[in-house]
RNA sequence: UUCUGCUCAGAGCACACCUGUUGAAAGAUGGGGCCGCAGAGCAACGAAGCUGUAGGAGAAAGAGGGUUCAGCACAAAUCUUUAUCCAAUGAUAGUCGAGCCGCCAGA
Numbered sequence: 001u002u003c004u005g006c007u008c009a010g011a012g013c014a015c016a017c018c019u020g021u022u023g024a025a026a027g028a029u030g031g032g033g034c035c036g037c038a039g040a041g042c043a044a045c046g047a048a049g050c051u052g053u054a055g056g057a058g059a060a061a062g063a064g065g066g067u068u069c070a071g072c073a074c075a076a077a078u079c080u081u082u083a084u085c086c087a088a089u090g091a092u093a094g095u096c097g098a099g100c101c102g103c104c105a106g107a
Base pairs, nucleotide, nucleotide: 002107003106004105005104012037013036017032018031019030020029021028022027035094041100042099045097046096047095050090055086056085057084059082060081061080062079063078066074
């Protein structure tokens, strides 16, 4: 330096869950916790899945307004609400691949 890896030693991290903070959410983060991890170290380069902010689409309802003697019905622009669909610029590295750095042991 390269390859192989948990078997030795010394270590490390911390799933779910609980809780504080934060965020639209996914999630992130502090504390507790310890399923597991040979990179469960770093980092969003590629992809998969996650959320659906901003924005967009059609649908329903209401308003609005034309018409009418009036009412019903009908109809354009516009506005509001509801759920649906699209949508990453958002996050995710303990989803996979690639990249960088790295402890120990053996060859």
A computed fold for a 107-nucleotide RNA from a Nitrospirota bacterium, annotated as c-di-GMP-I riboswitch aptamer. The coordinates come from a structure-prediction model, not an experiment, and the mean pLDDT is 82.